[in-house]
RNA sequence: AGAGUUUGAUCCUGGCUCAGAGUGAACGCUGGCGGCGUGGCUCAGACAUGCAAGUCGAGCGAGACCUCCCUUUCGGGGGAGUAAAAGCGGCAAACGGGUGCGUAACACGUAAGCAACCUACCCUUUAGUCUGGGAUAGCCUGCCGAAAGGUGGAUUAAUACCGGAUGUGGUCUUCUCUCACAUGUGAGAAGUACUAAAGCUUGUAAUGGCGCUAAAGGAGGGGCUUGCGGUCUAUCAGCUUGUUGGUGAGGUAGUGGCUCACCAAGGCUAAGACGGAUAGCUGGUCUGAGAGGAUGAUCAGCCACACUGGAACUUAGACACGGUCCAGACACCUACGGGUGGCAGCAGUCUCGAAUCAUUCACAAUGGGCGAAAGCCUGAUGGUGCAACGUCGCGUGGGGGAAGAAGGUCUUCGGAUCGUAAACCCCUGCCGCCGGGGAACAAAAACUGAGUUCAUAGCUCAGCCUGAGUUAACCCGGAAAGGAAGUAGUGGCAAACUCCGUGCCAGCAGCCGCGGUAAUACGGAGACUACGAGCGUUACUCGGAUUCACUGGGCGUAAAGGGUGCGUAGGUGGUUAGAUAUGUCAGGUGUGAAAUACCGAAGCUUAACUUCGGAACGGCGCCUGAAACUAUUUGACUAGAGUUUUGGAGGGGUGAGCGGAAUUCCAGGUGUAGCGGUGAAAUGCGUAGAUAUCUGGAGGAACACCAAAGGCGAAGGCAGCUCACUGGACAAAAACUGACACUGAGGCACGAAAGCGUGGGGAGCAAAAGGGAUUAGAUACCCCUGUAGUCCACCCCUAAACGUUGCACACUAGGUCUUGGGACAUUCGACCGUCUCAGGAUUCAAGCUAACGCGAUAAGUGUGCCGCCUGAGGACUACGGCCGCAAGGCUAAAACUCAAAGGAAUUGACGGGGGCCCGCACAAGCGGUGGAACAUGUGGCUUAAUUCGAUCAACGCGAAUAACCUUACCUAGGCUUGAAAUGGAUUGGACCGGGUGUGAAAGCACCCUUCCCGCAAGGGCCGGUUCACAGGUGCUGCAUGGCUGUCGUCAGCUCGUGUCGUGAGAUGUUCGGUUAAGUCCGGUAACGAGCGCAACCCUCGUCCUUAGUUGCCAGCAAGUAAAGUUGGGGACUCUAAGGAGACAAGCUCUCUAUGAGAGCGGGAAGGUGGGGAUGAUGUCAAGUCAGUAUGGCCCUUACGCCUAGGGCUGCACACGUGUUACAAUGCCUAAUACAAUGGGACGCAAUACCGCGAGGUGGAGCAAAUCCAUAAAAUUAGGCCCAGUUCGGAUCGGAGUCUGCAAUUCGACUCCGUGAAGUUGGAAUCGCUAGUAAUGGCGUAUCAGCAAUGACGCCGUGAAUACGUUCCCGGGCCUUGUACACACCGCCCGUCAAGUCAAAGCCGGACGUGCCC
Repeated sequence: AGAGUUUGAUCCUGGCUCAGAGUGAACGCUGGCGGCGUGGCUCAGACAUGCAAGUCGAGCGAGACCUCCCUUUCGGGGGAGUAAAAGCGGCAAACGGGUGCGUAACACGUAAGCAACCUACCCUUUAGUCUGGGAUAGCCUGCCGAAAGGUGGAUUAAUACCGGAUGUGGUCUUCUCUCACAUGUGAGAAGUACUAAAGCUUGUAAUGGCGCUAAAGGAGGGGCUUGCGGUCUAUCAGCUUGUUGGUGAGGUAGUGGCUCACCAAGGCUAAGACGGAUAGCUGGUCUGAGAGGAUGAUCAGCCACACUGGAACUUAGACACGGUCCAGACACCUACGGGUGGCAGCAGUCUCGAAUCAUUCACAAUGGGCGAAAGCCUGAUGGUGCAACGUCGCGUGGGGGAAGAAGGUCUUCGGAUCGUAAACCCCUGCCGCCGGGGAACAAAAACUGAGUUCAUAGCUCAGCCUGAGUUAACCCGGAAAGGAAGUAGUGGCAAACUCCGUGCCAGCAGCCGCGGUAAUACGGAGACUACGAGCGUUACUCGGAUUCACUGGGCGUAAAGGGUGCGUAGGUGGUUAGAUAUGUCAGGUGUGAAAUACCGAAGCUUAACUUCGGAACGGCGCCUGAAACUAUUUGACUAGAGUUUUGGAGGGGUGAGCGGAAUUCCAGGUGUAGCGGUGAAAUGCGUAGAUAUCUGGAGGAACACCAAAGGCGAAGGCAGCUCACUGGACAAAAACUGACACUGAGGCACGAAAGCGUGGGGAGCAAAAGGGAUUAGAUACCCCUGUAGUCCACCCCUAAACGUUGCACACUAGGUCUUGGGACAUUCGACCGUCUCAGGAUUCAAGCUAACGCGAUAAGUGUGCCGCCUGAGGACUACGGCCGCAAGGCUAAAACUCAAAGGAAUUGACGGGGGCCCGCACAAGCGGUGGAACAUGUGGCUUAAUUCGAUCAACGCGAAUAACCUUACCUAGGCUUGAAAUGGAUUGGACCGGGUGUGAAAGCACCCUUCCCGCAAGGGCCGGUUCACAGGUGCUGCAUGGCUGUCGUCAGCUCGUGUCGUGAGAUGUUCGGUUAAGUCCGGUAACGAGCGCAACCCUCGUCCUUAGUUGCCAGCAAGUAAAGUUGGGGACUCUAAGGAGACAAGCUCUCUAUGAGAGCGGGAAGGUGGGGAUGAUGUCAAGUCAGUAUGGCCCUUACGCCUAGGGCUGCACACGUGUUACAAUGCCUAAUACAAUGGGACGCAAUACCGCGAGGUGGAGCAAAUCCAUAAAAUUAGGCCCAGUUCGGAUCGGAGUCUGCAAUUCGACUCCGUGAAGUUGGAAUCGCUAGUAAUGGCGUAUCAGCAAUGACGCCGUGAAUACGUUCCCGGGCCUUGUACACACCGCCCGUCAAGUCAAAGCCGGACGUGCCC
């Protein structure tokens, strides 16, 4: 000293939470010792039992028991001593001890006052202490009563009580003097009236001692009065009749309405009376940097109380905790008549509660009461006990010790860690244990003696005596490392991490939040962190919280400026001089109890603790002084404010009158079929004459143009014209008043629209209502009607009453426009211009602001005053009060719920927002799909199995070939170190090979045959057994790598430095053009760069060079039925290597002229020439664990492996992709022409022969520019003649061919026969912009064969159309709004239904208080 938490991220506002300290604590786990403290916070609830206040015989009488003496008639009697219990009397009991109910008060604190008072015991001083008297308790005795107790009789004393005397004195009355702040005080004198007493002590006495009386003073104690201070509530605003004051009286120690009689009508209150709630106050304690906040246990001061309420008595003192009386409740005793009691004293019990101790010892110390004293009493007090309740101190060992032991945990298997930790060696002995010794607290009083003294007083000295605690402090000796460590945490905040288990379960959690199969957050373990005889949790207080802000906050948009003005109280207030001294300042002084806290010392071994000293105690009072500021007062001033004069501006206000246009209605004329209304219609009006048009009339409301960023007003608001009355502002120049000012709680007034009641008025418009449309519906938007209302008068009093910005004053750069006025300059006069005052706007500097923004009309810098805010919701609500006719308004909570709610700005995404642009995106076209049959894939269904994956981006996809195999699926039969791999151990000698049985096979069982190298050890090879392990197409693509799809071949995505911004971020990348393109240019706080684009690469198109075999053949020659067939040739085609060529290079034009575009020329090709390869940053937890790889989990005589058969081909159905068609641009038959890519030895296969054919026989040639293979459409000729056909070919029957171990499930092909649907396809939908679509055939991979109509390629023939970008889809850039960020498939509102929970309101009951009867 801060931190976490709102967001994708940011800044701010703002709440919640945490880290700290503390406690009279409690709970959980644990627990060695000692010191010092602390310990019923709840029920001021009830209390059994014991104790807590007595003492004095030196005040008094009487006197039991006991002892002794005398006497005796032996029953007893008398005397003395000691002196118990009780009584009279004195003092104490009013202290000490407890508790905090009550109390918001002179109760407390502090400072004063009493000239208005009291005071026992104590101290000082003065003066006395004379003389009499009558009772009474006790004792004895009678009676009543259960008891408690009561009532008679007789008798007795006093320091008990009562007379008389005396009066130093006191009280009272009068007078004089002094003093003083009023009432008064003090001193003196006089008068006589009133007024005291008690004795005891010693053998005797004493001027002794202790008492008593009166008086004066003191000390200490008390009483009363006053200033100031310290809780909440206004949803308590008025309270009060002894109330406020006076006179008189009473009463008191004393003032006083304290009480009473009479008189007056006062007194308190917004600076909060009265009422309600809560509470003992303080020194202090806790916290805090402080200011403050909270608190009032222990200790100390004061107050109040003593079962509840009331009252007095006694006394110096009480209205009395352990006294009295009365009433009440409760409890106990009882003979039922009546009595007794009061732990909030110390222990203790019950109850209550989370919770708080012993029915202990002693008066030894300190203190108190009584006493002359000894002494007695003392639950005050001193001690001990119990409790980790707190705090302080100590200990649980110290040193060495690496094989880094064993063991635990983790592991990448190498190791790491617990860890010098342990073991082991050497030491020590604090505490505890055993034994021994051993203090202090104790010194006085008293007594004895001595001294002093008149003294036996007092004082001093010496001796003597007294310990509850207690042998415990402390010291010495002894043994033994022996007896002594836990608790919480480890995701962030916040120090400390791994494994296992669990699987949104169990659970954790102070906040954020963790847990759905790899949890550092749950539970356990190990390790680590923190503190340590304690550690955590809970509760509460302060802090952090500047989050009520005095120190030290705010109010344009986050919560917050009153709707506006006038104005009361209050607050604040110009210049100057004097006086005073309220605040202020200085010095002195009194007080501020002690303790606590601080500083410095001292004593316990230290510390805590205790003691001493100091400073301090922020405050209040008094005295003296200062006079700047403030205040008061006296005087003066004019700069604030105001008045007068002149002048102009204005929808400022009120009232009255007038006006024209328009709408509607009425009457009349003309006139005829429609009018009206809408996106389109209909309802409606109209032949009973509308609409239209003309004339006249009625009535109400509002005032076009001017008109504006303009004017006025306090705001709401104000608009035709004129008049009357009236408010305010402004300008100019003088004069006057002389601070008269600013703000303004309450108060008063005004206050849009809607609304209310009553009475008017009512043209138009128009909630409600009716009708017509629209629509899925349409209680709406549109249309036709239409009532309140809108207008006038009185109410209501609220608005996004907003500039969301209170009023006033001052200061602080400018630019521009405008309204009203003035001056200057200028002009013939004006305009323009310059300056200035008062308004209205706009743009900006400094400054401010979280930012947006504000910026002389401040949200800047200052001053004064008012209002308001303190998380969100609940709630502009409930209850109460006030106002209102009502509607409602004003004021205004809490319970409960949440961890956010919110402001501004940023980046994205989105929008049935905007702008620009692109794409076979639409449009324009061509051909399809969707209808049929079949092929194929998928879903679904079925099944023992129909293996699995893939669903815009799956569906002729993985699969470039499922009859077995493949194969992963099912059924059945088998194997278990295994079908294949590596290593160890052991054993054998083979292995290979041959054979038999069984079986569907696999397998199982059995038989025959059989080693090498080396001297040896051993090795090679192979088999058996065994141990490690193999194996898994089992799971997780949401643990992964790699690869792929998609947006998208879209033009984007970023970085460095710089700059801007508090920051997220921005800039660059935006802008103007342009492009296929973030392509390029220009501009520009940006300058550069990277990945993408383009280009470089391959291929096609032209040309050239080189080279000619297997390719070619122009020219020359040979040659054939024909033929590059042959010699030969390189010219051409072609082949395949290298080059050239195209770059907007040339010309013209347009623009911003460097760049891009348009046109032309040249050229094989022209504006990226066509095509391909090439796929940025990223998105979709997209796809794939079944291609392979791979973490984790799972199976291990099985989820592994082998085998046979089956399945993947199953079929009411649905979808996707295709093939063939529906025919005449066609089909069939015949003839005939032109290719290219490719393939071929387990192969392609010619000529020839056989078969209708598939094919067969046979085999020349060819490892290929050499051999093998009919291109088809097209073209020519003929037939068909629009039909389910000479179209179409499904399906089915029969007969075959080929491949293969095998063709049934389940192959392809051939021939004969059969001849289904289908006549161009609904909604919808797909592809394509040129060698493209469409159409025709050919080839290849896979492959024994083939379900290929698929995929990948090749060549042939070869179109149509594009006006254009409004719309659909997708995309890019800029901009805008946003409450979205999982990002519109978002977010989010309300009702209802079902269940559950809590609280408030309301209703009812009970209780308390108040009011009424």
Annotation: Predicted 3D model of a 1413-nucleotide RNA (small-subunit ribosomal RNA) from a metagenome. The prediction has a mean pLDDT of 83. It matches the Rfam family "Bacterial small subunit ribosomal RNA". Its family is annotated with structural constituent of ribosome and ribosome in the Gene Ontology.